[in-house]
Molecule: RNase P RNA; transfer RNA
Organism: Terrimesophilobacter sp.
RNA sequence: UGGGUCGGCAAGACGGUCGCGUCGCGCAGUACUGCGCGCCGAGGAACGUCCGGGCUCCGCAGGGCAGGGCGGUGGGUAACACCCACUCGGAGCAAUCCGCGAGCAAGUGCAACAGAGAGCAGACCGCCCCCGGUCUCGGCCGGUGGUAAGGGUGAAAGGGUGGUGUAAGAGACCACCAGUGGCCCGAGUGAUCGGGUCAGCUGGGUAAACCUCGCCCGGAGCAAGAUCAACAGGGAGCGCCAAGGUAGCCCGCCGAGUUCCCGGGUGGAUCGCUAGAGGGUCACGGCAACGUGGCCCCGAGAUAGAUGGCCGUCCAGCACCCCAGGGUGUGGACAGAACCCGGCGUACCAGCCGGCCCAUUCA
RNA sequence: GCCCCCGUAGCCCAAUGGCAGAGGCAGGCGACUUAAAAUCGCCACAGUAAGGGUUCGAGUCCCUUCGGGGGCA
Numbered sequence: 001u002g003g004g005u006c007g008g009c010a011a012g013a014c015g016g017u018c019g020c021g022u023c024g025c026g027c028a029g030u031a032c033u034g035c036g037c038g039c040c041g042a043g044g045a046a047c048g049u050c051c052g053g054g055c056u057c058c059g060c061a062g063g064g065c066a067g068g069g070c071g072g073u074g075g076g077u078a079a080c081a082c083c084c085a086c087u088c089g090g091a092g093c094a095a096u097c098c099g100c101g102a103g104c105a106a107g108u109g110c111a112a113c114a115g116a117g118a119g120c121a122g123a124c125c126g127c128c129c130c131c132g133g134u135c136u137c138g139g140c141c142g143g144u145g146g147u148a149a150g151g152g153u154g155a156a157a158g159g160g161u162g163g164u165g166u167a168a169g170a171g172a173c174c175a176c177c178a179g180u181g182g183c184c185c186g187a188g189u190g191a192u193c194g195g196g197u198c199a200g201c202u203g204g205g206u207a208a209a210c211c212u213c214g215c216c217c218g219g220a221g222c223a224a225g226a227u228c229a230a231c232a233g234g235g236a237g238c239g240c241c242a243a244g245g246u247a248g249c250c251c252g253c254c255g256a257g258u259u260c261c262c263g264g265g266u267g268g269a270u271c272g273c274u275a276g277a278g279g280g281u282c283a284c285g286g287c288a289a290c291g292u293g294g295c296c297c298c299g300a301g302a303u304a305g306a307u308g309g310c311c312g313u314c315c316a317g318c319a320c321c322c323c324a325g326g327g328u329g330u331g332g333a334c335a336g337a338a339c340c341c342g343g344c345g346u347a348c349c350a351g352c353c354g355g356c357c358c359a360u361u362c363a
Numbered sequence: 364g365c366c367c368c369c370g371u372a373g374c375c376c377a378a379u380g381g382c383a384g385a386g387g388c389a390g391g392c393g394a395c396u397u398a399a400a401a402u403c404g405c406c407a408c409a410g411u412a413a414g415g416g417u418u419c420g421a422g423u424c425c426c427u428u429c430g431g432g433g434g435c436a
Base pairs, nucleotide, nucleotide: 001359002358003357004356005355006354007353008352009351012314013313014312015311016310017309018308020041021040023038024037025036026035027034028033029032043334047345048344050343051342052341053340054339055221056220057219058218062251063250064249065248067217068216069215070214071213072086073085074084075083076082087101088099089098090097091096102212103211107210108209109206110205124151125150126147127146128145130143131142132141133140134139159177160176161175162174163173164172178202180199181198182197183196184195185194186193187192225271226270227269228268233262234261235260236259237258238257244254245253246252278297279296280295281294282293283292284291285290315332317330318329319328320327321326322325364435365434366433367432368431369430370429373388374387375386381419390406391405392404393403394402412428413427414426415425416424
């Protein structure tokens, strides 16, 4: 200098002016409204609602079955499908990245087409012995068999190479290598790794197929739920001799209402409603995620839903022109709270900063 | 706001994980007819909303997005 990879930052700044919403104060009128002044007023993703919690209610969450989720190991956390570290497998020269990574050697199932054969397999071609026929004595034809070394099919055909052996062959036997399992030793909390020895010669794929194993999960959701206001009628069914509730079934528990149809009323107000597993910094512990302690900081809570527009000066960026530098024009994305947090995922014009790796050049 | 469901030709829809896709309406051409309708025959139209993963193989199984629909005071 070029390329790659990983992490972080910011999400324009200041001033003026007009406008919107909550709250406070003042004035005017009856509730409420109007006017004036003042404070405050979206995000890194507020988004998707894909996970996990807090909170609230369900007769208190108790047992079993069923159902759902997760899946290397260790740790973090309120919890997680998240995060960190390690390990194994894969991609890359490397930095680094990817992986829903238990068990098909428990059982069941599935594998189209092609192919002779697709599940403890298989003789289509080929190779070989023997028998018969024929012949120009190389061979050819037919038959009984042997054979998985070679060809061919397929995503996949039951270790690899070399040798012995054989009619031809074959872990049939041998040597080495790969892989599996048992035992022993060593490192590690562990997954796992390294070494030695023995064994059978090798046991295919698929569990984001049923299933098995281990761990976790009660359900519903702020339209939860509570109070006030308003309406408070009729009919039918099942019930207090156990209906109904506890998401499904059984047990256990609670114990008087409950379901449907027609009609009527409100479709309003208040609370829940925002300071919380909150953030920053320093110290200590830890490889890290994170934890503990000290100090400091925090000002949206609307209800059909407010947070916007214009002007001026500057700041990035882009384009053009003269071209060391300046001038002109353009111009700042994605998106927007609605009970609150922790994650994940997705969107994001144009950027800025830093670590690491590779290549090239120079010293 | 919260909770569910769906997406296959222009429209309505089918499919056991297996030759990548059946059918109806609509469309085009031909036959029949004086002409048209009806009828008959033939043809074309999809790569299953998008992307990724599991698998030998995905419309189907899993994940993430996009679009549409429904319910709840």